RNA sequence: GAUCCGAAAAAGCAAACCUUAGAAAACUUAGGGGCACAAAGCCACGGGUCUAAAUCCCGCCGUAGCGGGACAAGAUGGCCGGACUGCCGAA
Numbered sequence: 001g002a003u004c005c006g007a008a009a010a011a012g013c014a015a016a017c018c019u020u021a022g023a024a025a026a027c028u029u030a031g032g033g034g035c036a037c038a039a040a041g042c043c044a045c046g047g048g049u050c051u052a053a054a055u056c057c058c059g060c061c062g063u064a065g066c067g068g069g070a071c072a073a074g075a076u077g078g079c080c081g082g083a084c085u086g087c088c089g090a091a
Base pairs, nucleotide, nucleotide: 005089006088012037017032018031019030021028022027035078041084043082045081046080047079048076049075050074055070056069057068058067059066060065
């Protein structure tokens, strides 16, 4: 010095919940909060999961619509795998 690894310290990040803004929703933004995290940094590439406005199909219908089903182009990186990058240094 590199790889694996994860003791300590510093720093970081921030689950639930509350408020706020956006969205049809999943969910996200900002503030508070702090369950956790050594990649809980980053990229929706593969798989998974969540949602179903629009679209399509079916049914009803008082023709205004209503109900049911399918569907990601939406969401999730704090579900898993993978790419890229990175702080500290005990055993």
Molecule: c-di-GMP-I riboswitch aptamer
Organism: Candidatus Auribacterota bacterium